[in-house]
RNA sequence: GAUAAGAGCAAACCCGGGGCAACCCGGGGACGCAAAGCCCACGGGUCCGCUAAUGAUCGAACGAAGCGGACGGCCGGGUUGCCGAA
Numbered sequence: 001g002a003u004a005a006g007a008g009c010a011a012a013c014c015c016g017g018g019g020c021a022a023c024c025c026g027g028g029g030a031c032g033c034a035a036a037g038c039c040c041a042c043g044g045g046u047c048c049g050c051u052a053a054u055g056a057u058c059g060a061a062c063g064a065a066g067c068g069g070a071c072g073g074c075c076g077g078g079u080u081g082c083c084g085a086a
Base pairs, nucleotide, nucleotide: 001083008033009032013028014027015026016025017024018023031073037079038078039077042076043075044074045071046070047069048068049067050066051065055062
C1' cells in the first nucleotide's frame, strides 16, 4: 500500500452440536479483511448472567453499584510475516 500477481482468512444467513445467556465449535456460505496471522481481556468499549440500594414503580418493568462471564471481525497494546507498482 496499487482495480498488480500468487496464496490466505471468512460477516450475515442455513444445518448439526455446546452454553441460562452474551456467544463458542464443526460443515455449508461470502459481507468484508494487508496482518480478519499469532499473543493479550492489561486500558477503553459493547454485550450476557447473577446479586442488587433508604434507588425506581401503585406493584412491576427498569436499575447506580458489586461479582462472574462473552467479544481480538470495536479500538489501543505486544510479536512475527508474503508480495510489491509509482
Model confidence (mean pLDDT): 86 of 100. c-di-GMP-I riboswitch aptamer from a marine sediment metagenome, 86 nucleotides, folded computationally.